[in-house]
């Protein structure tokens, strides 16, 4: 004098030191020193410094190919993706002359319309002539009577019955019933009134009666209208599907491609931030080894 060095991390006031990795030697062990260019045992005899070359493990710095995120612009272009549609290809596959595809009509649906029949309800309406017989009022007359009146002839009109009918009607039964009212239709009319010597007669209220003034209701008939619905038919509208009728007559759906167009989005653009060399880019550190120079020699 030497007995290791390097990188990263850790520890200490500092040194020694610890862990991992790399790399050496012939070269081992202890863990301490205490303010300090750095502890002790043992071994060996040259050792160290510096400048380069090469270079392991492991790094460092820079640049930034590329990428990420946020904001902005924006769909003209390029890439990707999405929507919709057309054309086209196939030793692919389903259906198809037992009729695919593309159609047309109707039904099914409608607070729809109309035409019918049915049912319910309501409004209006419901003829006339004629023969015969009858009812009733009015009128014109004859004969008789002292009166009330008796008897006979005729005219017009109203209504009833059951016949015959129509240059009738949308229909028009000879249908049933009720009322007939202070009077103002009829019959019968107690009482009362009137005439009369009387017999009786006249007018007639209340009451009663009804083929026969008149009015009303019902049935029937006709017509008009509203309404009802497990009705029928004809139309209109709506129409996904299905059913029926009918035209056309060979394709049509799927899958996988190709291609054309179309709709929206996104990136490429701008600003900012970040990652980023296994983008083995550039520069650089680095043990061992090699070379030059210098220092030292017990």
């Nucleotide at each position: 004098g030497c007995c290791g060095g390097g990188a990263a991390u850790g520890g200490u006031g500092g040194c020694g030191c610890a862990u991992u990795c790399c790399u050496g030697u012939a070269a081992u062990c202890c863990a301490g020193c205490u303010a300090c260019u750095u502890g002790g045992a043992g071994g060996c005899u040259u050792g160290g410094g510096u400048u380069g070359u090469u270079g392991g493990a492991c790094g460092g710095u820079u640049u930034g190919a590329g990428g990420a995120c946020g904001g902005g612009a924006g769909c003209u272009c390029u890439g990707c993706u999405c929507u919709c549609g057309g054309a086209u290809g196939u030793a692919c596959u389903g259906u198809g002359u037992c009729g695919a595809u593309c159609g047309g009509g109707u039904g099914u649906c409608c607070g729809c319309a109309c035409u019918a029949a049915g049912c319910c309800u309501g409004g209006c309406a419901u003829c006339a002539a004629u023969a015969u017989g009858g009812c009733g009022u009015u009128c014109u007359c004859g004969u008789g009577g002292g009166a009330g009146c008796a008897u006979g002839a005729g005219a017009c009109c109203u209504c009833c019955a059951g016949g015959u009918u129509g240059a009738c009607u949308a229909a028009g039964g000879a249908g049933g019933g009720a009322a007939g009212c202070a009077c103002a239709g009829g019959c019968u009319c107690a009482g009362g009134g009137g005439g009369g010597a009387a017999a009786c007669c006249c007018a007639g209220c209340a009451g009663g009666c009804a083929a026969a003034a008149u009015u009303c209701c019902c049935c029937g008939u006709g017509u008009c209208a509203c309404g009802c619905a497990g009705u029928a038919g004809u139309g209109g509208g709506a129409u996904c599907g299905c059913a029926c009728c009918u035209g056309u007559g060979a394709a049509u759906g799927g899958a996988c491609g190709u291609u054309c167009g179309u709709u929206g989005g996104u990136a490429g653009c701008c600003c900012g931030u970040c990652c980023g060399a296994u983008a083995c880019a550039a520069c650089u550190g680095a043990a061992c080894a090699c070379a030059g120079c210098c220092c030292u020699u017990a």

The prediction has a mean pLDDT of 76. A computed fold for a 298-nucleotide RNA, annotated as Metazoan signal recognition particle RNA. It matches the Rfam family "Metazoan signal recognition particle RNA". On this family, see Wild et al., Curr Opin Struct Biol 2002: "Towards the structure of the mammalian signal recognition particle". From the family's description: The signal recognition particle (SRP) is a universally conserved ribonucleoprotein. It is involved in the co-translational targeting of proteins to membranes. The eukaryotic SRP consists of a 300-nucleotide 7S RNA and six proteins: SRPs 72, 68, 54, 19, 14, and 9. Its Rfam clan is "SRP clan". Rfam classes the family as a non-coding RNA gene.